Description:
The part of an RNA shown here (large-subunit ribosomal RNA, domain III) has 388 nucleotides and comes from Aeromonas popoffii. The coordinates come from a structure-prediction model, not an experiment, and the mean pLDDT is 87. Taxonomically the source falls in Aeromonas (Bacteria, Pseudomonadati, Pseudomonadota, Gammaproteobacteria). The RNAcentral record of the full RNA draws on ENA.
[in-house]
Context: one part of a larger RNA
This record gives sequence, structure tokens and C1' cells, in this order.
RNA sequence: AAGUAACGAUAAUGCGGGUGAAAAACCCGCACGCCGGAAGACCAAGGGUUCCUGUUCAACGUUAAUCGGAGCAGGGUGAGUCGACCCCUAAGGCGAGGCUGAAAAGCGUAGUCGAUGGAUAACGGGUUAAUAUUCCCGUACUGGUGGUAACUGCGAAGGGGGGACGGAGAAGGCUAAAUCAUCCGGGCGACGGUUGUCCCGGUUUAAGCGUGAAGGUGGACUGACUAGGAAAAUCCGGUUGGUUAUUAACACUGAGGCGUGACGACGAGCCACUACGGUGGUGAAGUGAUUGAUGCCCUGCUUCCUGGAAAAGCCUCUAAGCAUCAGGUUAUCAUUAAUCGUACCCCAAACCGACACAGGUGGUCAGGUAGAGAAUACUCAGGCGCUU
Repeated sequence: AAGUAACGAUAAUGCGGGUGAAAAACCCGCACGCCGGAAGACCAAGGGUUCCUGUUCAACGUUAAUCGGAGCAGGGUGAGUCGACCCCUAAGGCGAGGCUGAAAAGCGUAGUCGAUGGAUAACGGGUUAAUAUUCCCGUACUGGUGGUAACUGCGAAGGGGGGACGGAGAAGGCUAAAUCAUCCGGGCGACGGUUGUCCCGGUUUAAGCGUGAAGGUGGACUGACUAGGAAAAUCCGGUUGGUUAUUAACACUGAGGCGUGACGACGAGCCACUACGGUGGUGAAGUGAUUGAUGCCCUGCUUCCUGGAAAAGCCUCUAAGCAUCAGGUUAUCAUUAAUCGUACCCCAAACCGACACAGGUGGUCAGGUAGAGAAUACUCAGGCGCUU
């Protein structure tokens, strides 16, 4: 220079009350404004206590601060079913033997690791200052082990099936959700009107179990033979007969609906108490129609060429072997289910950007009016007014 520029989105503040040494900024209330495919809600990654409560205001906060993601102290994360671990494999890594190399080492078989994939059983309500599919209540389901009962050819690191998959397009059936009506409860308005075709609020309920179904796929069952499936096979494949059938039957699959779950829960309101934060009790109606998804049936159907993972779980077949046993199947009862994560932020003041930085960051949910629409405008729930 200069007490100058600046104080980080022009979404916006005003008033009353409280606390306090002190209030434009903290708390409460009433208005106003902003977002609303987000500036709301929930996860993954990442962070790691930032969560909640009490207390403090030196420093941190671009100002003040009684406030805070700041300091100090205490508290908080509860699982057979959620996720991981465990089982399985992909790219890729490592790699017994092996090959190569002067060595260091490189490559690589069997194998062993490796999710971003496969497999895999729980829902509704309540509760805390802070956790909840984890606690509590109610109602379920799964695997292992053991007992009992009935029936019985069991047996794998091997064979077979299955798992098992692309893009695009179209139609149908549904549900979520919304809207309107119905029903229930309340109201009759502090300037005038408002007993009415008036106004306000509510009209919610899961998994599981049972029933059975819009639809989709394959013809189905049975006998004989069998150079294939590295051995075997009753399994798969192949060949050849028979029966039945072509709108069918049978098998597999399949959302939703209905019943139950539920004589329960929740529920507007009302009553009592209150430290004014809440707590306890009681509890009405709880139905129908329309619209209707990008969600489900659908890993379906049609179509196209560029022809679209693997392995295990699962089903089945036998080998060695065992066959009065062991083992297997079904039912039922009992028992068991370890370990780790779980707070909080998560389009952000808590992550990546040296900052409480107008930048960046994958997935899920997707109300109403207008609209083709997830555009845009206004708005619900909810959240904010961006720290001078």
C1' cells in the first nucleotide's frame, strides 16, 4: 500500500419469546423464501467416532458465538436367516514335478488362490438420547447332528443332465402406486356468507402356509438292441418296436388373485398425568371402482448375426467296496448354528481435490397438478435459507 481488496454461488429474511456477561447468526414459536429425478430417503466405495448426552469457548469456524463435524468427559454398534467368512469358479496371480537359462530368473502341467459373477433360510409391528430384517412381541423358514418309526441297493475326486447366459422388437396378463368414491371420526369459523352436491383427517396390514391360475416350454409313456460318453452303468446318446395323442392328456415352469397368518398389530381421535420433552390408557372405519408402470410373469415369445463365461451347489448313473450291518429316503421329536462387519457421513462441511473449496464420485427409491416425458414450472413427504 491499507484498515484497502476479500469474507467462496443474488435460495431471503422478518418479528416475538428463551438462555446468556454479551444474541443479526444458538434454542422455541409465528410468518416469509428455496429444493423437491433433490438441495429428500437408503446402500457400495472411501473415511473412522465425525454418532448420542453433559460440559467448555483459549485455538479451529474467513465475523460474533451462549453454537458446532472444535476442546474435555461419559455413553453408544447385540444376527442360524442382512453382508463377509465358508462352497464354486472368471480374467489374472502363484505354481509340486517339468521345460528353458551362465546365474538371477522366465514359462508352465496337475493343483491352489482369486468376485465385479453362481449357490445360499425372515417377515410385520414395537422399542433407545444414540442399534435394530440384529433387542422385544407375534408368526415363519433353513442346514447339521442325534433319537424314534416306516420303507429301502447304497456307494465317487469318475460318466450324464442341469446350472447356462447376446442384441433388438412386440404383445398380453398382473401388481406397486396414484386418483375418485364408499365408510368412520371431527368441524359449522373472531369482517359478510357457509347444515351443504360443504370443509378437515383417516380408510394400513408382511413373510410363511394352503388353494389354484393368465400364460410359457416339451408330445408323453413303455419294451428290445446298442461299435459312443477314456473303465462300468439301469444314466445320457444312438437304432428299432408298441400304447396314447395332435384345440387334448401328461410333465416342468409360472407372476398375480383368494383364504389363512390376523378374535392379532397399526390406526384418526378421545381421556388422564406432565418436568411441557412427553408418558400411560382407550380406540371408529379399515371397502369398491378407475388409471396404471421403466417393476413382476419374462433367463419367456418373435427376430437378427457379430452367435453371445466357467465351476460348484442340485438331480441321476454306476466303479472299487459293502451288502442281517453300514448306507439311503420320508415323517416326527430334540438339539445346535461359531467368527468378523453393523455407530455416523455417503452428490457430501465427514470421500477424492493442501481449505467447512461453486469441481469430481457407482447403485437403489421416484408422490401430486399441467405435460409425450426421469424435460420444464409449481408443489407433498422430507430437507434447507448456502457462517459476516